[in-house]
Context: one part of a larger RNA
RNA sequence: UUGGGCGUAAAGAGUUUGUAGGUUGUCAAGUGUGUUUAAUGUUAAAUAUUAAAGCUUAACUUUGAAGUUGCAUUAAAAACUGCUAGACUUGAGUAUGAUAGAGGUAAGGGGAAUUUCCAGUGUAGCGGUGAAAUGCGUAGAUAUUGGAAAGAACACCAAAGGCGAAAGCACCUUGCUAGGUUAAUACUGACACUGAGAAACGAAAGCUAAGGUAUCAAAAAGGAUUAGAUACCCUUGUAGUCUUAGCCGUAAACUAUGGAUACUAAGUGGUGCUUUUUGUGCUGCUGUAGUUAACACGUUAAGUAUCCCGCCUGGGGAGUACGCUUGCAAAAGUGAAACUC
Numbered sequence: 001u002u003g004g005g006c007g008u009a010a011a012g013a014g015u016u017u018g019u020a021g022g023u024u025g026u027c028a029a030g031u032g033u034g035u036u037u038a039a040u041g042u043u044a045a046a047u048a049u050u051a052a053a054g055c056u057u058a059a060c061u062u063u064g065a066a067g068u069u070g071c072a073u074u075a076a077a078a079a080c081u082g083c084u085a086g087a088c089u090u091g092a093g094u095a096u097g098a099u100a101g102a103g104g105u106a107a108g109g110g111g112a113a114u115u116u117c118c119a120g121u122g123u124a125g126c127g128g129u130g131a132a133a134u135g136c137g138u139a140g141a142u143a144u145u146g147g148a149a150a151g152a153a154c155a156c157c158a159a160a161g162g163c164g165a166a167a168g169c170a171c172c173u174u175g176c177u178a179g180g181u182u183a184a185u186a187c188u189g190a191c192a193c194u195g196a197g198a199a200a201c202g203a204a205a206g207c208u209a210a211g212g213u214a215u216c217a218a219a220a221a222g223g224a225u226u227a228g229a230u231a232c233c234c235u236u237g238u239a240g241u242c243u244u245a246g247c248c249g250u251a252a253a254c255u256a257u258g259g260a261u262a263c264u265a266a267g268u269g270g271u272g273c274u275u276u277u278u279g280u281g282c283u284g285c286u287g288u289a290g291u292u293a294a295c296a297c298g299u300u301a302a303g304u305a306u307c308c309c310g311c312c313u314g315g316g317g318a319g320u321a322c323g324c325u326u327g328c329a330a331a332a333g334u335g336a337a338a339c340u341c
Stems, first nucleotide, its partner, number of pairs: 004312003007295002012309001014201004021194003025088003029084003034080001035077008049065006091191001092188004096183004103177007110154001114150008125136002162169002206247006216240001220236004258308006266286008290297002314341003323334004
């Protein structure tokens, strides 16, 4: 390479958009690129195959024949494929009316709670634990009442519920804005699918600058525990957690399951639209056929098929070294070998 695979054994890129490329509905016409058939030429000789002949045979030698495959020319075929011009509406899209939603973004508003501060009442404890202690408190704490300020998060509703490409999204109101679904028509007429490179988005942590800092809390300090305790427990507590602008580009970024299309039993929930229907979209559970090493999957496939992309090839060494690219850095991307079992 052929072949085989990728839920859990190695293997689906974190997600999307999209260039090249690959693949691609229906109808009839033309063409004849691929394709198929035939003929001719060529495909050196030797070798190999085959039929004979010559050395006593054989090896060996000589003569003849056939043929593969490729290429070229000519002639034909027209189903498929390509191309040309044309038509169609089922794929795809657009318009119109509805409709559900924590989809995004910006601004404004709200009430609980927490902490701090001020004031009142009030007195000896509070706090914390397995038990304690550090800590706070007679300079009046904890508790309780009233007031003020600040920052962060939004109880109940709340759901196996909804939305989003994924990351993710939840107090209320408003502005701007994106996508979905559905109904009945009308329109465009294959405009489609996938997608190497590329671009955009991308939790948390981390980084830069400027703010902010209530809570919680890496580091750090102290108290315990312990043989020790650089921990688990306790008291504090700085980065951080929050905002704005930029970087980083990774996660068990998981459904550990790439996208699209078609087909293949049922039953039963949730949630949208709708003519309330044997409709249609999403989201669950059980399960037939089938699949699977098993577990399980099973119209939301891991079934049956087609197209396109990504990826895998024993364990360790190693996601390491070296080089290159990116980054302020941390690091990220790409990514071996020796050796060893």
Small-subunit ribosomal RNA, central domain from Euglena clara, 341 nucleotides, folded computationally. Rfam family: Bacterial small subunit ribosomal RNA. Its mean pLDDT, the model's own confidence on a scale to 100, is 87. Taxonomically the source falls in Euglena (Eukaryota, Euglenozoa, Euglenales, Euglenaceae). A source record names the gene rrn16. The full RNA is in RNAcentral, with records from ENA and SILVA.